[in-house]
Description: This is a predicted structure of a 354-nucleotide part of an RNA (small-subunit ribosomal RNA, central domain) from a Nanobdellota archaeon. Its Rfam family is "Archaeal small subunit ribosomal RNA". Rfam 15.1 lists 709 matches to the family in 491 species. Model confidence (mean pLDDT): 86 of 100. The organism belongs to Nanobdellota, within Archaea. The sequence was found in a public genome assembly.
Context: one part of a larger RNA
RNA sequence: UUGGGCCUAAAGCGUCCGUAGCCGGUUCAGUAAAUUUCCUGUGAAAUCGUUAGGCUUAACUUAACGUCGUGCAGGAAACACUACUGGACUAGGGACCGGGAGGCGUCAGAGGUAUUCUUGAGGGAGCGGUAAAAUGCUAUAAUCUCAGGAGGACCACCAGUGGCGAAGGCGUCUGACGAGAACGGAUCCGACGGUGAGGGACGAAAGCUAGGGGAGCAAACCGGAUUAGAUACCCGAGUAGUCCUAGCUGUAAACGCUGCGAGCUAGGUGUUACGUAUUCUUCGGGAAUGCGUAGUGUCGAAGCGAAGGUGUUAAGCUCGCCGCCUGGGAAGUAUGGUCGCAAGACUGAAACUU
Numbered sequence: 001u002u003g004g005g006c007c008u009a010a011a012g013c014g015u016c017c018g019u020a021g022c023c024g025g026u027u028c029a030g031u032a033a034a035u036u037u038c039c040u041g042u043g044a045a046a047u048c049g050u051u052a053g054g055c056u057u058a059a060c061u062u063a064a065c066g067u068c069g070u071g072c073a074g075g076a077a078a079c080a081c082u083a084c085u086g087g088a089c090u091a092g093g094g095a096c097c098g099g100g101a102g103g104c105g106u107c108a109g110a111g112g113u114a115u116u117c118u119u120g121a122g123g124g125a126g127c128g129g130u131a132a133a134a135u136g137c138u139a140u141a142a143u144c145u146c147a148g149g150a151g152g153a154c155c156a157c158c159a160g161u162g163g164c165g166a167a168g169g170c171g172u173c174u175g176a177c178g179a180g181a182a183c184g185g186a187u188c189c190g191a192c193g194g195u196g197a198g199g200g201a202c203g204a205a206a207g208c209u210a211g212g213g214g215a216g217c218a219a220a221c222c223g224g225a226u227u228a229g230a231u232a233c234c235c236g237a238g239u240a241g242u243c244c245u246a247g248c249u250g251u252a253a254a255c256g257c258u259g260c261g262a263g264c265u266a267g268g269u270g271u272u273a274c275g276u277a278u279u280c281u282u283c284g285g286g287a288a289u290g291c292g293u294a295g296u297g298u299c300g301a302a303g304c305g306a307a308g309g310u311g312u313u314a315a316g317c318u319c320g321c322c323g324c325c326u327g328g329g330a331a332g333u334a335u336g337g338u339c340g341c342a343a344g345a346c347u348g349a350a351a352c353u354u
Stems, first nucleotide, its partner, number of pairs: 004325003007308002012322001014202004021195003025089007033082001035078008048066007092192001093189003096185003104178007111155002116150007126137002163170002207248006216242002222236003259321006267299014303310002327354003336347004
């Protein structure tokens, strides 16, 4: 390279936006680049095939004809597909309008219970902790009860294989600002689209820098136990950190271990949002049932699959584009490069071994 793959065997970038590239809906006309056909030229010789000849024969060799050279150039023609140019369309896409749904984001304000500390009052000997204990706290009055205050973090019930978001993620209430999706309408634009190497943005936790904050929890560290030991599990303390602001880091079992987009291919049954029809109604932002669209679950025909399983939310049947894989270890190591304050991240071998 050909070929085969990527849920679990090696393999889907953490996610999205987007440059080049690649791919691209219906229809008409033109051009004829590409494509197809024909003609001409060229396509050395040797080689190969047939026939004839020359060495006594053969190998070998000579001549003629054919084949090969799968190509290139020039000319002529055709116009179905691709391309290009021009025009038209609306099924893709986008805009617009309508009433709804939502823990979607940012900022500000307000609230709630509990823990801790503190003040006052009551009370007077233990409390705490465990399998059992001890360390620990306590007559400088603890634990416990009541009332007040301070401060930080969090947001019980509702809560739901329920919702929203590209992913990470998002949950008290109110307001302001901002964004997206679905449904319905069919008013407008008219292929404006898909994917996306490089590139950019976002990206849990931990970690780092500077400044705040610090209630609870709690790496490290220190005690008490357990144990042969116990650098642990259990207990008592406890600092970074956890929180906020401004930056950095850029990784996770960042998982559906399943890239994105489009079309086609049985159904059953839940649930969420919107629309619609019928029925009920306490007439309200009510309820039930059926149908449609979009999401989210579950079971399952065909099919697929090594099986587990999957199955209109495909891992089925096809198309477009990207990423990635090629035995195990050495190794996500070494080296070089880029980035980072650092920690380290990204890129990423080989010898050797089996």